Two RNAs folded together computationally: RNase P RNA and transfer RNA, 409 nucleotides in total.
[in-house]
């Protein structure tokens, strides 16, 4: 050079005018400061927060499943192991159980799970002269099929076979080394146990319900009605029966709080391989609800995806242009 | 904010249950035959990356998982 793999970063910008919105000071009218993301997105997980005459316990049902380790906490992440791909760097895995039971493998094909014999191969009868039949062995080769009852080799036999053996796989009993998943290794057993759990199910860990339209005050204005039942899948349990729920007119989709200072951002030191945690320093950066964050114009060359709505930690999807670190492998000079 | 369904030929729909051989029907389309001529009728035919992407599995329309759209319910 060239190729790949992986981690990011930035995603028009500046001026001028004329508006929007929310704080602060002044005042009646302005001046100052603030104003959309990395995903505000999708609502897919997991919390905090409010509440729900409790939120105990079955019983359905849901979500998760290698170890260890991080977090409030997750189904997130971080390292490690075992499988898989790749030369490598690295990517990647619903990664618990098929010897608890039950189903299910279609077509081919002898046989799809208590194995079995189509075409062979042996051996022995009979016929009759190189062949068929018949009986009894065999699973070694052939053919079906994604999958055929350990596999390669070698001995062994009529022919053949875990029928011996040796090595690999499996099963069992141990032994070192790891925090552990797991590696490594000794010793038995000739092998018994096809595959599917993103197919019921089984084992283990966790899950009461609802949401900001959760709630809670305030203003006006108060009337009718209705119910013993609530505990938002279902049973027992519990609590409760006259002061609460519900429903209808209105007020009314009315103001206020909840609302943004947080499991918070940025630096530094320190621990730890990390993820991340401690500790000190600094900083406050949007708060609407018929829902602010915009319009012209000038330069620069026309910028992607897209646009809050309690609040945060993840995931997932989306994203034009430019620009960096690492580290891998291939070529050429030296 | 919180739940449910559907996506299959140019249209409407089946096959999803319980994964199996080449995804069918009906209307339209196309070409031939009938008829003087059209339409009816009759014979043939095309015509499907099953929304997209990816996994599981010997196999995937279907199982599971992420997107994307449409559509409905309740607060």
């Nucleotide at each position: 050079g060239g190729g790949a793999g992986u981690a990011g970063g930035u995603g028009u910008g500046u001026c001028a005018u004329c508006g929007c919105u929310c704080g602060u000071c002044u005042u009646a009218u302005g001046a100052c400061g603030g104003g959309a993301g990395g995903a505000a997105a999708g609502u897919c997980c997991g919390a905090a927060c409010u509440c729900c005459g409790a939120a105990g316990g079955g019983c359905a049902g849901g979500a998760c499943g290698a170890u260890c380790c991080g977090u409030a906490a997750c189904a997130c992440a971080g390292a490690u192991c075992g499988g898989g791909c790749g030369c490598a760097a690295g990517c990647u895995c619903a990664g618990g159980g098929a010897a608890a039971g039950u189903g299910c493998c279609a077509c081919a094909g002898a046989a799809a799970a208590c194995a079995u014999a189509c075409c062979g191969c042996c051996u022995u009868g009979u016929u009759u002269c190189a062949a068929a039949c018949a009986a009894a062995g065999u699973a070694a080769g052939g053919g079906u099929g994604a999958a055929a009852a350990g596999g390669u080799g070698g001995g062994g036999u009529a022919a053949g076979a875990g029928c011996c053996c040796a090595c690999c796989g499996c099963c069992c009993c141990g032994g070192u080394g790891g925090u552990g998943a797991c590696a490594c290794u000794g010793g038995g057993g000739g092998c018994a146990c096809g595959g599917u759990a993103a197919a019921c199910c089984c084992c283990g860990u966790c899950c009461g319900g609802a949401g900001c339209a959760a709630u809670g005050c305030c203003a006006a204005a108060a009337g009718g009605g209705g119910u013993a039942g609530c505990u938002u899948g279902c049973c027992c349990g519990g609590c409760g029966u006259u002061a609460a729920c519900c429903c209808c007119u209105g007020g009314u989709g009315g103001g206020c709080a909840g609302c943004u200072u947080g499991a918070g951002g940025u630096g530094g030191c320190a621990g730890g391989u990390a993820a991340u945690u401690g500790c000190c320093a600094u900083c406050c950066a949007a708060g609407u609800c018929a829902a602010a964050u915009g319009a012209u114009g000038a330069c620069u060359u026309u910028a992607a995806c897209a646009g809050a709505a309690u609040u945060c930690g993840g995931c997932u999807u989306a994203c034009a242009g430019c620009c960096u670190g690492c580290u891998c492998c291939c070529u050429u000079u030296g | 904010g919180g739940g449910g369904u559907c996506g299959u030929a140019g249209c409407u729909c089946a096959a999803u249950u319980c994964g199996g051989u080449u995804a069918g029907a009906g209307c339209g389309c196309u070409g031939g035959c009938c008829u003087g001529u059209c339409a009816c009728g009759c014979c043939a035919g095309a015509g499907g990356u099953c929304g997209u992407g990816g996994g599981u599995u010997c196999a995937a329309a279907u199982c599971c998982c992420a997107u994307c759209g449409g559509c409905c319910c309740c607060g």
Rfam match: Bacterial RNase P class A.
The coordinates come from a structure-prediction model, not an experiment, and the mean pLDDT is 76.